[in-house]
RNA sequence: ACUUGAAAAAGGCAAACCCAUUGUGAAGUGGGGGCGCAAAGUUAUGGAUCUGCACCCUGCGGGGUUAGACCGCCAAACCGCUCAA
Numbered sequence: 001a002c003u004u005g006a007a008a009a010a011g012g013c014a015a016a017c018c019c020a021u022u023g024u025g026a027a028g029u030g031g032g033g034g035c036g037c038a039a040a041g042u043u044a045u046g047g048a049u050c051u052g053c054a055c056c057c058u059g060c061g062g063g064g065u066u067a068g069a070c071c072g073c074c075a076a077a078c079c080g081c082u083c084a085a
């Protein structure tokens, strides 16, 4: 330095749900709350999933263009604490 992650130490993050708030919406933010996580750190780069203000089509069920959401869905890139079964 790289790979891996049992035990330990110091810690970290924060699911569902509730309250407030932003948004058409997916969802985001703050507070509470802890399901869990060795990255559940960052990034929308690829896929998956979700939304539909606008435009077009429609057999009015919906579809398409385009735009968004999501990193705690998978991968990728970058950064990172402790120790060594």
Stems, first nucleotide, its partner, number of pairs: 004084002012037002017032006035072001041078003045075003049069003054065004
c-di-GMP-I riboswitch aptamer from a Chloroflexota bacterium, 85 nucleotides, folded computationally. The source organism's lineage runs through Bacteria, Bacillati and Chloroflexota. The coordinates come from a structure-prediction model, not an experiment, and the mean pLDDT is 82. Its Rfam family is "c-di-GMP-I riboswitch aptamer". The family is grouped with related families in Rfam's "c-di-GMP_I riboswitch clan".